A computed fold for a 354-nucleotide part of an RNA from an uncultured archaeon, annotated as small-subunit ribosomal RNA, central domain.

Context: one part of a larger RNA
RNA sequence: UUGGGCCUAAAGCAUCCGUAGCCUGCUCCGUAGGUCUGCUGUUAAAUCCAACGGCUCAACCGUUGGGCCGCACGAGAUACCACGGGGCUAGGAUGCGGGGGAGGCCGACGGUACUCCAUGUGUAGGGGGUAAAAUCCUCUGAUCCAUGCAUGACCAUCACUGGCGUCGUCAGUCGCCCAGAACGCGCUCUACGGUAAUAUAUGAAAUCUGGGGGAGCGAACCGGAUUAGAUACCCGGGUAGUUCCAGCUGUAGUCGAUGCGGUCUAGGUGAUGGAGCGGCUAUGAGCCGCUCCGGUGCCGCAGGGAAGCCGUUAAGCCCGCCGCCUGGCGAGUACGGUCGCAAGCCUGAAACUU
Numbered sequence: 001u002u003g004g005g006c007c008u009a010a011a012g013c014a015u016c017c018g019u020a021g022c023c024u025g026c027u028c029c030g031u032a033g034g035u036c037u038g039c040u041g042u043u044a045a046a047u048c049c050a051a052c053g054g055c056u057c058a059a060c061c062g063u064u065g066g067g068c069c070g071c072a073c074g075a076g077a078u079a080c081c082a083c084g085g086g087g088c089u090a091g092g093a094u095g096c097g098g099g100g101g102a103g104g105c106c107g108a109c110g111g112u113a114c115u116c117c118a119u120g121u122g123u124a125g126g127g128g129g130u131a132a133a134a135u136c137c138u139c140u141g142a143u144c145c146a147u148g149c150a151u152g153a154c155c156a157u158c159a160c161u162g163g164c165g166u167c168g169u170c171a172g173u174c175g176c177c178c179a180g181a182a183c184g185c186g187c188u189c190u191a192c193g194g195u196a197a198u199a200u201a202u203g204a205a206a207u208c209u210g211g212g213g214g215a216g217c218g219a220a221c222c223g224g225a226u227u228a229g230a231u232a233c234c235c236g237g238g239u240a241g242u243u244c245c246a247g248c249u250g251u252a253g254u255c256g257a258u259g260c261g262g263u264c265u266a267g268g269u270g271a272u273g274g275a276g277c278g279g280c281u282a283u284g285a286g287c288c289g290c291u292c293c294g295g296u297g298c299c300g301c302a303g304g305g306a307a308g309c310c311g312u313u314a315a316g317c318c319c320g321c322c323g324c325c326u327g328g329c330g331a332g333u334a335c336g337g338u339c340g341c342a343a344g345c346c347u348g349a350a351a352c353u354u
Base pairs, nucleotide, nucleotide: 003326004325005324006323007308008307012322014202015201021195022194023193025088026087027086028085029084030083031082033081034080035077036076037075040072041071042070048066049065050064051063052062053061054060091192092189093188095185096184097183103178104177106175107174108173109172110155111154115150117148118147119146120145126137127136208247209246210245211244212243216242217241221237222236223235224234259321260320261319262318264316267299268298269297270296272294273293274292275291276290277289278288279287280286303310304309327354328353336347337346339344
């Protein structure tokens, strides 16, 4: 609970797509369902309102008139909504053009470092490690240096306040395939649009199932220290995992803690993609300046806000649609149900208490 809200106080679904629903451009004609106006009937009595009257007044009662609300027949109006028909191009979609990008998938190739192994050189209380140590490695020759080989993971510099992508995410190079955004033209369609309950799809890390792989790192675990203790912080080891393929899970501070779409409302200053115009030119896919469009930063007027702050990328002024909140604790618990191999996820109370 007909209210007020959702960046930070409770509250924006993790995101996309899209069904129903709700909402919906300009213009002309028609219909008259909604809507509006009049008429008639009905809407029992009581109740309600007004006038008058009866109990000394009032409450109360009586008479007359009226009204509310709704319905039905019939008549009229046509701005808006709806429906039917015609036309349009500003929304939307398509087409064409040249550019930009760590967009995705698959495949091939490369690079430094770490580690293992082999060989060579070469030696010793040595290396490693720390605040200091010790565990640990080492004369079966370590550490250090050189050469070679093997394997797995990763991708320095460029590099950014930058770019791409719906989100998750995406950082070496090349090729193939696929997709989207912006800009320009204004070719074609002609409202084909907005949002979106349910549903579908995608979704970090960790976990789980099966099969590969396993260098480094490293939960658990084992040692060494520290300490009153030390189930830690520090040190030496180290399994799962981290990686790949095929599945499962479906959650995060999945954050801009800010749902999506549209209109309007001062400016200033960056880097960036496209287009146009002008100038310079070592004539090149060049450089510089101005203007327009797109996304991306910072500052800031009005305005907003409890303030922090936001401020044409709004948290300003409005419209459409969805989701969500309603004191704290109990509790994201119990129960029930859907899903899941499980872990658990989604849905989600109450008593009690304050």
Source information
RNAcentral holds the full RNA, with entries from Greengenes.